[in-house]
Context: one part of a larger RNA
RNA sequence: UGACGGGGACCCGCACAAGCGGUGGAGUAUGUGGUUUAAUUCGAAGCUACGCGCAAAACCUUACCAGCUUUUGCAUGGGACGUGUGAGAUAUAGAGAUAUAUUUCUUCAGUUAGGCUGGCGUUCACACAGGUGCUGCAUGGCUGUCGUCAGCUCGCGUCGUGAGAUGUUGGGUUAAGUCCCGCAACGAGCGCAACCCCUAUUGUUAGUUGCCAUCAGGUUUGGCUGGGCACUUUAACAGAACUGCCGGUGAUAAGCCGGAGGAAGGUGGGGAUGACGUCAAGUCCUCAUGGCCCUUAUGGGCUGGGCUACACACGUACUACAAUGGCGGUGACAACGGGAAGCGACGAGGUAACUCUGAGCAAAUCCUAUCAAAAGCCGCCUCAGUUCAGAUUGUCCUCUGCAACUCGAGGGCAUGAAGUCGGAAUCGCUAGUAAUCGCGGAUCAGCAUGCCGCGGUGAAUACGUUCCCGGGUCUUGUACA
Repeated sequence: UGACGGGGACCCGCACAAGCGGUGGAGUAUGUGGUUUAAUUCGAAGCUACGCGCAAAACCUUACCAGCUUUUGCAUGGGACGUGUGAGAUAUAGAGAUAUAUUUCUUCAGUUAGGCUGGCGUUCACACAGGUGCUGCAUGGCUGUCGUCAGCUCGCGUCGUGAGAUGUUGGGUUAAGUCCCGCAACGAGCGCAACCCCUAUUGUUAGUUGCCAUCAGGUUUGGCUGGGCACUUUAACAGAACUGCCGGUGAUAAGCCGGAGGAAGGUGGGGAUGACGUCAAGUCCUCAUGGCCCUUAUGGGCUGGGCUACACACGUACUACAAUGGCGGUGACAACGGGAAGCGACGAGGUAACUCUGAGCAAAUCCUAUCAAAAGCCGCCUCAGUUCAGAUUGUCCUCUGCAACUCGAGGGCAUGAAGUCGGAAUCGCUAGUAAUCGCGGAUCAGCAUGCCGCGGUGAAUACGUUCCCGGGUCUUGUACA
């Protein structure tokens, strides 16, 4: 100087407390361990692995296994031979990769006019290629975490023999090393804050969305038509919030408390942004790369299988156990998005999944989508393993796709399991939040209870900081570095 303390003081955080809803019990989905297997590819391991890499494992993916097969191969370079180039069809063999034969169409550029050069094909030998093989404890890059915590340092000066100290400590204050005051310090840098984006308010500009607001037409009551940009809205610019104003308090400071005005008030709300460093943290299977290893194989290709196994254990979710509910009928109100090998209206068929037809739309115009569901209104059920719950199984179908056996999703009928609110323990959340309800997107032929977004309805509680956990500052002890 640090680190540590079941030392002290002060402060903060959904850390506790106060509340609301869960997990742990059930069924299922999914990941992991274990076991099994020819293979169940590999990685991730307290917090910071376990719906993680995987924003889609039937083939492909795919790295694994079995069998079959191949050896200069995908790139660059040399020699020889051929060739003007590319595309397609047929036949045979094969599981296929591929091989052989026939045939049709088409007819590259430069040129010294020589297959001379480029290009293409075959072949030869060799340099080499190739490796999701090993080492993340050789590395770059990227990432997680402490933590969006308020810290981490430097120059000069001063003090100390020196390691170092000072500044950065102290008194206040703040979300903040934020600011003020003091002070052997005076300044500065990386962080904080601000500058950036979205959202809340107003105006200007603009009108193939919106409105009958205003005027007219029409009856297909739909902005439908003429017409118009007032409103809504869209998207560019501008304004607006700064403790600016008033009162109190404080040290005449920084600030704090209350008030006015205001759409918004003291960081208005949210996002992006992650200092010096820590964990030899993670990744050689994104990529790059040193070293090592394989080179008729640890490389390449194909068919089939596996990654989907199942006594069991754990994590994360979904659905429930019901009456604040279930069922039937009726019935309003969204936002973000996506669309051409696509979205697919209307109409017709089917109980349905879906099918046929195919208008319109490269989309503020058409479609998804009358764009929602919960909510509301009417009726039945009356506390039961039920008109709760939906697993499992049988059977008949639909769709995607070369192909749903291993191993897809969906529909109809039948079947109707566990489950009556969950032990010890444990998680999230402070406001448009939790809880609850649906909608969209990426991936994608098909497949979502996962992920990323969107809006609808919309709470309760916080006395307080003694205690648990984590963190910050000062101080103290130490046989630790």
Predicted 3D model of a 481-nucleotide part of an RNA (small-subunit ribosomal RNA, 3' major domain) from an uncultured bacterium. Rfam family: Bacterial small subunit ribosomal RNA. The full RNA is in RNAcentral, with records from ENA and SILVA. Model confidence (mean pLDDT): 81 of 100.